[in-house]
The RNA shown here (transfer RNA) has 75 nucleotides and comes from a Xanthobacteraceae bacterium. Rfam family: tRNA. By type it is a transfer RNA.
RNA sequence: GCUGCCGUAGCUCAGUGGUAGAGCACCCCCUUGGUAAGGGGGAGGUCGUCAGUUCAAUCCUGACCGGCAGCACCA
Numbered sequence: 001g002c003u004g005c006c007g008u009a010g011c012u013c014a015g016u017g018g019u020a021g022a023g024c025a026c027c028c029c030c031u032u033g034g035u036a037a038g039g040g041g042g043a044g045g046u047c048g049u050c051a052g053u054u055c056a057a058u059c060c061u062g063a064c065c066g067g068c069a070g071c072a073c074c075a
Base pairs, nucleotide, nucleotide: 001071002070003069004068005067006066007065010024011023012022013021018055026042027041028040029039030038048064049063050062051061052060
C1' cells in the first nucleotide's frame, strides 16, 4: 500500500430505515441480627468523525480516523 472484518452505556456485547437494549458494574429501597445471594426501582448514550441518499439514517452509500487479521512491496 491492497483486501476483509470491527467501532453502540464504565466493561462485555445484542439490535433494527420509524422514540436505542441486555448482562455485569454504579446509586436508592426491600429482605437479614449483619454480610453475601435474591427482589424492586433509578441514573448512565453526539450509536467513531464528516458528507450523501431518504419524509425519516445507529442501520443504506462514500471519504476519513482508530483497532484486528490476511496479502504484497521497500530496506

Model confidence (mean pLDDT): 82 of 100.